Predicted 3D model of a 485-nucleotide part of an RNA (small-subunit ribosomal RNA, 3' major domain) from a metagenome. The RNAcentral record of the full RNA draws on SILVA. Its mean pLDDT, the model's own confidence on a scale to 100, is 83.
Context: one part of a larger RNA
RNA sequence: UGACGGGGGCCCGCACAAGCGGUGGAGUAUGUGGUUUAAUUCGAUGCAACGCGAAGAACCUUACCUGGCCUUGACAUGCAGAUGGUAGAAGCCUGAAAGGGUGACGAUCCCGCAAGGGAAGUCUGCACAGGUGCUGCAUGGCUGUCGUCAGCUCGUGUCGUGAGAUGUUGGGUUAAGUCCCGCAACGAGCGCAACCCCUGUGUCCUGUUGCCACCGAGAUGAGAGUCUCGAGCACUCUGGACAGACUGCCCCGUCCAAACGGGGAGGAAGGUGGGGAUGACGUCAAGUCAGUAUGGCCCUUACGGCCAGGGCUGCACACGUACUACAAUGCCCGGUACAAAGGGAAGCAAGGCGGCAACGCGGAGCAAAUCCUGAAAACCGGGCCCAGUUCAGAUUGUCGGCUGCAACUCGCCGGCAUGAAGCUGGAAUCGCUAGUAAUGGCGCAUCAGCUACGGCGCCGUGAAUACGUUCCCAGGCCUUGUACA
Numbered sequence: 001u002g003a004c005g006g007g008g009g010c011c012c013g014c015a016c017a018a019g020c021g022g023u024g025g026a027g028u029a030u031g032u033g034g035u036u037u038a039a040u041u042c043g044a045u046g047c048a049a050c051g052c053g054a055a056g057a058a059c060c061u062u063a064c065c066u067g068g069c070c071u072u073g074a075c076a077u078g079c080a081g082a083u084g085g086u087a088g089a090a091g092c093c094u095g096a097a098a099g100g101g102u103g104a105c106g107a108u109c110c111c112g113c114a115a116g117g118g119a120a121g122u123c124u125g126c127a128c129a130g131g132u133g134c135u136g137c138a139u140g141g142c143u144g145u146c147g148u149c150a151g152c153u154c155g156u157g158u159c160g161u162g163a164g165a166u167g168u169u170g171g172g173u174u175a176a177g178u179c180c181c182g183c184a185a186c187g188a189g190c191g192c193a194a195c196c197c198c199u200g201u202g203u204c205c206u207g208u209u210g211c212c213a214c215c216g217a218g219a220u221g222a223g224a225g226u227c228u229c230g231a232g233c234a235c236u237c238u239g240g241a242c243a244g245a246c247u248g249c250c251c252c253g254u255c256c257a258a259a260c261g262g263g264g265a266g267g268a269a270g271g272u273g274g275g276g277a278u279g280a281c282g283u284c285a286a287g288u289c290a291g292u293a294u295g296g297c298c299c300u301u302a303c304g305g306c307c308a309g310g311g312c313u314g315c316a317c318a319c320g321u322a323c324u325a326c327a328a329u330g331c332c333c334g335g336u337a338c339a340a341a342g343g344g345a346a347g348c349a350a351g352g353c354g355g356c357a358a359c360g361c362g363g364a365g366c367a368a369a370u371c372c373u374g375a376a377a378a379c380c381g382g383g384c385c386c387a388g389u390u391c392a393g394a395u396u397g398u399c400g401g402c403u404g405c406a407a408c409u410c411g412c413c414g415g416c417a418u419g420a421a422g423c424u425g426g427a428a429u430c431g432c433u434a435g436u437a438a439u440g441g442c443g444c445a446u447c448a449g450c451u452a453c454g455g456c457g458c459c460g461u462g463a464a465u466a467c468g469u470u471c472c473c474a475g476g477c478c479u480u481g482u483a484c485a
């Protein structure tokens, strides 16, 4: 100087407390451990591994296993030699395919009058290719984490023999090393904040594909009204510019003060308005050689390459993360409203027709503010009457649909039948402070299809609670002890 302490002081954080909803019990999905296996490819392992790499494992992917094959190789560059019936190739034989064998037919480009030479391709040989083989403790790059915590340093000066100290400590204050005051310090840098994006208010511009208040026309209707078109750009909206918030104004508080704190006015918004992006010096020899790059080591008729089938989905078990429930604030049936954000051409597909349905037939429109893409919970009416039930839906049987060369291992969806466990979950444990939790649906990426209940977004409905900082956990500053570095 640091680190540590079941030392102290001060201060923070959904850290506790106060609340709401869960997990731990059940069934299933998914990941992992274990076990099994010819193989169940590899990596990730407290927080910070375990719905993680994987935003798509039937073949492919695929790295694993078994078997069958290839050896200058699936791919790159160079050198030497050979090559016109050459390169290529319909077809045939063998085979699971890959591969192997055979093969009618049969070329191209450049120079040159031609002869011929050269190139491409192929073959032979040599250099080499290739390796998801090892080492993340040889590395780059990227990432996680402490932590969006408020810290980490430097120049000059001063102090100290020196390591070093000072500044950065102190008194206030803040979300903040934020600011103020003081001070042998004075300044500065990386962080904080602001500048960036979204959202909340207004003004102006914009006016089609958007809008429909006024005006006109048409259709329909008894009427109210509804629909369409013209005209229009008022409104909504689209997306661009600007304004707006700055403790600016008023009052109060604080030792002299300042910074600041409390209250108020005005305002769409008030003290960082809400959200995002943004992650200092560093820590963990943290993670990744399997994304790519890369040193070293290793393999070279195999640890490389091709193919078929299998495996990654195996199942006595154990754990993590989720979904669905155990019901009446519910379930079932019928009726009936209101979104946002996205996607669409090998695509999205309306109306119509068939089917109980999955889906099929057909195809208007749409490269889309134009066309397509039922919101659901809510609300209204009816039924159920506390029961393992009109709860719950696992499992199984059977009949179908779709994608795909192919659904046996091993896909998803629908109908009928079946109708398991489950009556709110031990010790323990997680999330959340507001448009949040909880709850309801919608969309997208990956993708032929899909094991998505996952991930990433969008909107609807919409709470409760916070006395407080004693305690648990994590962190910051000062100080103290130390047989630690």
Stems, first nucleotide, its partner, number of pairs: 001485002003482003007479005013473001015469002019432005026324008034315002042053002064310007073128001077127007088105001091102004108119004130299002133297003139293001141288003144284001146282001151190006157166003170181003196276004201243005207237001210233002215230006246270001249264005326425001330384006342373003347366002352361003391422001396417007438461007